[in-house]
The part of an RNA shown here (large-subunit ribosomal RNA, domain IV) has 347 nucleotides and comes from Candidatus Caldipriscus sp. Rfam family: Bacterial large subunit ribosomal RNA. Gene Ontology terms of the family: structural constituent of ribosome and ribosome. The RNAcentral record of the full RNA draws on ENA. The coordinates come from a structure-prediction model, not an experiment, and the mean pLDDT is 89.
Context: one part of a larger RNA
RNA sequence: CCCCCCCUAAGGAACUCGGCAAGUUGCCCCCGUAACUUCGGGAGAAGGGGGGCCCUAGUAGGGUGAGGCUCCUUCGCGGGCCGAGCCCGAACGGGCCGCAGAGAAUAGGGCCUGGCGACUGUUUACCAAAAACACAAGUCCCUGCAUAACCCGUAAGGGGAUGUAUAGGGGCUGACGCCUGUCCGGUGCCGGAAGGUUAAGGCGGGGGGUGAUGAGCUCCCUGCCGAAGCCCCGGUAAACGACGGCCGUAACCCUAACGGUCCUAAGGUAGCGAAAUACCUUGUCGGGUAAGUUCCGACCCGCAUGAAUGGCGUAACGACUGGGCCACUGUCUCAGGGGGGGACCCG
Numbered sequence: 001c002c003c004c005c006c007c008u009a010a011g012g013a014a015c016u017c018g019g020c021a022a023g024u025u026g027c028c029c030c031c032g033u034a035a036c037u038u039c040g041g042g043a044g045a046a047g048g049g050g051g052g053c054c055c056u057a058g059u060a061g062g063g064u065g066a067g068g069c070u071c072c073u074u075c076g077c078g079g080g081c082c083g084a085g086c087c088c089g090a091a092c093g094g095g096c097c098g099c100a101g102a103g104a105a106u107a108g109g110g111c112c113u114g115g116c117g118a119c120u121g122u123u124u125a126c127c128a129a130a131a132a133c134a135c136a137a138g139u140c141c142c143u144g145c146a147u148a149a150c151c152c153g154u155a156a157g158g159g160g161a162u163g164u165a166u167a168g169g170g171g172c173u174g175a176c177g178c179c180u181g182u183c184c185g186g187u188g189c190c191g192g193a194a195g196g197u198u199a200a201g202g203c204g205g206g207g208g209g210u211g212a213u214g215a216g217c218u219c220c221c222u223g224c225c226g227a228a229g230c231c232c233c234g235g236u237a238a239a240c241g242a243c244g245g246c247c248g249u250a251a252c253c254c255u256a257a258c259g260g261u262c263c264u265a266a267g268g269u270a271g272c273g274a275a276a277u278a279c280c281u282u283g284u285c286g287g288g289u290a291a292g293u294u295c296c297g298a299c300c301c302g303c304a305u306g307a308a309u310g311g312c313g314u315a316a317c318g319a320c321u322g323g324g325c326c327a328c329u330g331u332c333u334c335a336g337g338g339g340g341g342g343a344c345c346c347g
Base pairs, nucleotide, nucleotide: 001342002341003340004339005338006337007336008335010333011332014331019328027051028050029049030048031047036041038175052096053095054094055093061088062087063086064085067082068081069080070079071078097101109326110325111324112323113322114321115320116318117317121133122132137173138172139171140170141169142168143167150159151158152157176313177312178311179310181243182242183241186240187239188236189235190234191233192232195231196230197229201225202224203223204222205221206220207219208218209217210216244262245261246260247259248258271305272302283299284298285297286296287295
């Protein structure tokens, strides 16, 4: 000097990204417990008091119940009462000892307030346990069963399912509560089939070569008939997605309920909002602090919120994440002492 452990005056988070770590709390009984709430919860909330031994006392009381008494409209596995034995077993009160009685060991720190996710669960075996995945629940699409749809397989075949639309498959959202606006122009999907386009192929016309001016074979030009698809016509957004600009206007100023104009398929409704989203930005105001780029509450000028890529709330829950407070501490002011193991020396 390093590691592990123990103690520490006064202070008590001043440490630090952050109370990380370490401390505090801890068991049983009694008292007593708020907002909020889905009435279950929140709750071990919080906050207090008690705890040994002896007597009271194997008492009071409780459990069980041999056996017995009694009642009757229902006689039975019915009702009421007494009750030996066995089991559990206090309190009030009194006394005794120690510094200390859950005497050692094992055994929650708590509270307030945000964010996210409803919840219990699941996960990156070996750096991530989470606000990621899953989840009940909602919704959309497919599937009518002789080979369902769909999946595996070249196939036979198998799964789906010895199931049958309250079933099975796929997508999205993700308890619950209140809700989920506008746009079908593009893309996708579904429906339609009159017309346009269109492959192989079919039918016909004309010409060339060969041959013989023939047939046949062959090459070229050209007309018509040719599916699905595409074009086209509709539908569909809890399908992929999208959801404007400029100018003016009110008896101070400011602002603009109002008007004008251009564009669009339609111009963002309800909500929420400097947000896990806000560039400017430490926005502004309020709260908390002596002091607060964080935090909470507001405002709304939303760089670039917004409704199942769900919007906004929400009790409970969380080894999640932000802020604050109490308690407590060697985290720190600031270091000291002690124990053990290394380091060092000999071998």